[in-house]
A computed fold for a 1374-nucleotide RNA from a metagenome, annotated as small-subunit ribosomal RNA.
Rfam family: Bacterial small subunit ribosomal RNA. Rfam links the family to the GO terms structural constituent of ribosome and ribosome.
The sequence is in RNAcentral, with records from SILVA.
Its mean pLDDT, the model's own confidence on a scale to 100, is 83.
RNA sequence: GAUCCUGGCUCAGAAUGAACGCUAGCGGCAGGCCUAACACAUGCAAGUCGAGGGGUAACAGGAGAGCUUGCUCUCGCUGACGACCGGCGCACGGGUGCGUAACGCGUAUACAAUCUACCUUCAACUGAGGGAUAGCCCGAGGAAACUCGGAUUAAUACCUCAUAAUUUUAGUUUAUGGCAUCAUAUACUAAUUAAAGCUCCGGCGGUUGAAGAUGAGUAUGCGUGACAUUAGUUAGUUGGUAAGGUAACGGCUUACCAAGACUACGAUGUCUAGGGGUUCUGAGAGGAUGAUCCCCCACACUGGUACUGAGACACGGACCAGACUCCUACGGGAGGCAGCAGUGAGGAAUAUUGGUCAAUGGACGCAAGUCUGAACCAGCCAUGCCGCGUGCAGGAUGACAGCCUUAUGGGUUGUAAACUGCUUUUAUAUGGGAAUAAACGCCACUACGUGUAGUGGUUUGCAUGUACCAUACGAAUAAGGACCGGCUAACUCCGUGCCAGCAGCCGCGGUAAUACGGAGGGUCCGAGCGUUAUCCGGAUUUAUUGGGUUUAAAGGGUGCGUAGGCGGAUUAAUAAGUCAGUGGUGAAAUCCUGCAGCUUAACUGUAGAACUGCCAUUGAUACUGUUGAUCUUGAGUAUAGUUGAGGUAGGCGGAAUGUGUAAUGUAGCGGUGAAAUGCUUAGAUAUUACACAGAACACCGAUUGCGUAGGCAGCUUACUAAACUAUAACUGACGCUGAGGCACGAAAGCGUGGGGAGCGAACAGGAUUAGAUACCCUGGUAGUCCACGCCGUAAACGAUGAUUACUCGUUGUGUGCGAUACACCGUACGUGACUGAGCGAAAGCAUUAAGUAAUCCACCUGGGGAGUACGUUCGCAAGAAUGAAACUCAAAGGAAUUGACGGGGGCCCGCACAAGCGGAGGAACAUGUGGUUUAAUUCGAUGAUACGCGAGGAACCUUACCUGGACUUAAAUGUAGGACGCUUUAUCGGGAAACUGAUAUUUCAUCGGACGGCCUACAAGGUGCUGCAUGGUUGUCGUCAGCUCGUGCCGUGAGGUGUCGGGUUAAGUCCCAUAACGAGCGCAACCCCUAUCAUUAGUUGCCAGCGGAUCAUGCCGGGGACUCUAAUGAAACUGCCUGGGUAACCAGUGAGGAAGGUGGGGAUGACGUCAAAUCAGCACGGCCCUUACGUCCAGGGCUACACACGUGUUACAAUGGUCGGUACAGAGGGCAGCUACUUGGUGACAAGAUGCUAAUCUCGAAAGCCGGUCUCAGUUCGGAUCGUAGUCUGCAACUCGACUACGUGAAGCUGGAUUCGCUAGUAAUCGCGCAUCAGCCACGGCGCGGUGAAUACGUUCCCGGGCCUUGUACACAC
Repeated sequence: GAUCCUGGCUCAGAAUGAACGCUAGCGGCAGGCCUAACACAUGCAAGUCGAGGGGUAACAGGAGAGCUUGCUCUCGCUGACGACCGGCGCACGGGUGCGUAACGCGUAUACAAUCUACCUUCAACUGAGGGAUAGCCCGAGGAAACUCGGAUUAAUACCUCAUAAUUUUAGUUUAUGGCAUCAUAUACUAAUUAAAGCUCCGGCGGUUGAAGAUGAGUAUGCGUGACAUUAGUUAGUUGGUAAGGUAACGGCUUACCAAGACUACGAUGUCUAGGGGUUCUGAGAGGAUGAUCCCCCACACUGGUACUGAGACACGGACCAGACUCCUACGGGAGGCAGCAGUGAGGAAUAUUGGUCAAUGGACGCAAGUCUGAACCAGCCAUGCCGCGUGCAGGAUGACAGCCUUAUGGGUUGUAAACUGCUUUUAUAUGGGAAUAAACGCCACUACGUGUAGUGGUUUGCAUGUACCAUACGAAUAAGGACCGGCUAACUCCGUGCCAGCAGCCGCGGUAAUACGGAGGGUCCGAGCGUUAUCCGGAUUUAUUGGGUUUAAAGGGUGCGUAGGCGGAUUAAUAAGUCAGUGGUGAAAUCCUGCAGCUUAACUGUAGAACUGCCAUUGAUACUGUUGAUCUUGAGUAUAGUUGAGGUAGGCGGAAUGUGUAAUGUAGCGGUGAAAUGCUUAGAUAUUACACAGAACACCGAUUGCGUAGGCAGCUUACUAAACUAUAACUGACGCUGAGGCACGAAAGCGUGGGGAGCGAACAGGAUUAGAUACCCUGGUAGUCCACGCCGUAAACGAUGAUUACUCGUUGUGUGCGAUACACCGUACGUGACUGAGCGAAAGCAUUAAGUAAUCCACCUGGGGAGUACGUUCGCAAGAAUGAAACUCAAAGGAAUUGACGGGGGCCCGCACAAGCGGAGGAACAUGUGGUUUAAUUCGAUGAUACGCGAGGAACCUUACCUGGACUUAAAUGUAGGACGCUUUAUCGGGAAACUGAUAUUUCAUCGGACGGCCUACAAGGUGCUGCAUGGUUGUCGUCAGCUCGUGCCGUGAGGUGUCGGGUUAAGUCCCAUAACGAGCGCAACCCCUAUCAUUAGUUGCCAGCGGAUCAUGCCGGGGACUCUAAUGAAACUGCCUGGGUAACCAGUGAGGAAGGUGGGGAUGACGUCAAAUCAGCACGGCCCUUACGUCCAGGGCUACACACGUGUUACAAUGGUCGGUACAGAGGGCAGCUACUUGGUGACAAGAUGCUAAUCUCGAAAGCCGGUCUCAGUUCGGAUCGUAGUCUGCAACUCGACUACGUGAAGCUGGAUUCGCUAGUAAUCGCGCAUCAGCCACGGCGCGGUGAAUACGUUCCCGGGCCUUGUACACAC
């Protein structure tokens, strides 16, 4: 990297009282302070009745008076009516959600423990009196609010009396019923209590009683949040008796008596919260929610209190206290928008100080009517849902522009546009024009009869001239938003260059971005589209439906046992659970279905279904429960045996160690990888004898045994516990599990007292090391041991809770029993191994389950923070137990797979080491690189795999660099057009040259032109960038033996098998075995050179024999024998033999052979690795330059030089130098060339001259050998450097060539650490040739031959590689 699993994070869906961004044509229906129960200016939101009353402030009418003739005054006379008395209402309607975890709410019951104004029905009554008071009037105080005094007055206001019982109270009688107290009915006695009038004369009222309806009150069962890091709470508390109080029960209150009451089925406490119908989501179960509408509750500035009343402890009433605001004459007063509008504030955020009582509803009234911010309407807002529109048809030269492109072209936008025809919803204009209205009332009529009931007519519309309809007009008035890497529908170009930015998660951006920004195109929705927030879903990710716990998170350390949960067989009863039927209830709205009404839909109406619930009742009795009876198989007991390191206490034993004493004995001992510290001549270590001390128990000893776990090991005694077996005698379900609780619980540690040999934290010293607070060594305290008491934890593990039942086999072992014959076998309980089915993600488990089932307990819910903090409990302490959050990450994790890696293992190979030979590293020089320098020192190559590399040859050129001077279609080629007849050559001038100026000369010709330069236009050019955009080529691992495929098989899968194993090989070479069988690329072979031979062919090569010639020479005739040349063929294959081996194959001084085990060498390089190298060989995408980053020219540079490194050359010498003589190659080259030969020069070379386009001519060896000399020195070694004089090449040797001669004669005396090459014709050593090239910095490179070694025991180690295996938290792979 890939896989399977576990597990979290994230997204796609639906929804919203939403907000924000961009955009916006219309209508319908809905909705609109979620925040500050924050504070409020202003207006309105509860009045009404004159048919209860006294009356007359305002208005109108009428009458009268005065007169100024249109004004004033008077009269309650009339309509009406301010304030007042009185009645009813104000407890409804409307708002809000503070409080409240509660009988508050929901549901089901109960009241034999209750009340109820107005309304309905029934019964009875409505008699007679009285005294005040508000108002009005007068007066007083006060700033005001308001208050006080006097006089006078009314009522349906208030009081007294009469009458009345079926009311109430008290006492008594009978009957019926029930639910405990009791209820109902009936009869008797006693006491007490009523009323209001008005009137149009019809009635309307009033009082009492009974009943209904409505509304309210109270009680009870069940249900209804979080936290146990809240475990105990409570004194009116729980109950009783009596009294009081209430509409009513009740500790509701008081007195007395008792001591209870609640709680692990969660009391008390703390935090949060109005509840329900519903709403959203979901397959459902559930989860979340409580806006609008409906029901209930609570509240009205905050807290408390009562009054009135049928009803309140009262939103727009009262009183008190408090906070706040306002007025004030400082004495004192006023107020309460959580009603409708509206204001400020808060906030991301939520509307008009609108119209009308026309409808619906409410209050009052006989009624007309009045009041009504309830309500109905309108206004604002895309806040939501629904509907409509922004045109329709035709139209291809597939138009132009745009965008893309492989660009003379094509594609796309796109029938889209233009253009032609059609339509008119909507908008605009004009005209017409509903329904919602029926009642009440008024008028008329009808029936009873002036009042009720009915019929007809008439009156009343905020919205509104609205909905709707018609006509005109003309495509006219009307489209945007988000997204386009995957999830997720939709792709290209340009810009940018880890910048700017994006992002829900993964992630994108570092010069070719489908992810950033823009554009073109596309996709999805559409008057909306996106973003944000919240809830459900996906999430079986809290699992009732529907999860898990060996290793992923998760089994408590173990046992006993309380509550609880669960529980064997038979039978009877019961009917709590369970099942079925029936009745009641489950408000309406909502949801669902049918139908209907708005043009449709949303919306609304109507009918049905449903509301999975609760209560009551009747029945059934299998199962569970309860009660009774019985049973024996679960469990226990008894009897008889057996077993064991089971436990506790005591006694005894030997070995070892240490110490002491004595003795022998002498210089070390001890310890380690190596040492040192330490001990020792004051006698150690070692050896012997005796004595003492403490601790532990060798052998036996083992996948052995025992124990609940922790744990238990010398022998023996006492006490004690358990298990198993056999018998089937006894009891008769007595059982299982087990929250809390109790007990036990390794090691370490703590306390007190002992003990202390060995070992040994801490500590000290010595080593190791960069350091070494370690590992190693020498010492050594606590501790380890014993007794008693704490602690209570461990990888306390089988990482596997306990119990019961069931489910294939094989093979050990311990202890019993049975049957036996010393084989064998059966059975029970333990303890192991292996392997099936099954299970499991796999590894694995597998009758000792992790299988199949049942019961109970414990525990888990992403990683980190953290087993931490705080609190509490325990502990002497150490600490233990319980046990979070903030914050942070997108993962963390399990098992298995393929690789890579390991200072893991096994096997094997290689000049890898070792054994050898010669070098490098030290010197000088050459050459390349780095660095530095410079105008430039052009560029590239950089571990192995750059550095005598690209370059097989930089004085100019090359050349790409620098300086300076020039050119702009240019240096080349082509096409088209134009003018010219030139072109060319020569001369002169300027210049460093390129170039430029001037003069002269000059073609053919059929008059079309050929040919050429010049001008114009189009195509250029770039060694500029990117080798990380590429092609091609190359290096390296590595000439290592590997790399794969098809089919089959195995595995859920990644993958495996084959390719592994045993052998063998140079080799995955071959053989055997084998769930594999075959195949491909590699290996090998086929190709070339070389080693032997044969055949063919003999020129320019060769010459044995024959002949000729020369001083000499294949020189000539001739020959093909030989060498050689160059073509074909043969030969080598473990073929033969011996031995080993199943075979492959191996071994042999084997034979034969020129050659022997791939004979030697070359070419040949698998899949791939290193984003290896190269854009400067070439080609090529993209980017960049275009009077220059292109082109030409001169000069300079690439050759610089404190330095560092690599590769070489020459040396340091005697196996040598030097001088003289002398011998032998191969492979190559040659006409602007190689040059014989002759001459000159010391020489490089020059002059002449001949052969050769080459087996013909030519270029040519050195080391070697023979002889002389030098004699160990910085030398007759070494040759750098420098000077002088030359030669040659070349236009030109200054920077900057090579060579020659003479002179000069530096460093260097064999090279530190380290390091390189090489296994035979090899290393070493010697020269020769060639390419490039005018010449040459060549000591380089590529070839060629001459001379010609040493060593390899072996694979422990270093390096590299191959195969198998193992571990891995690595995979950009140590």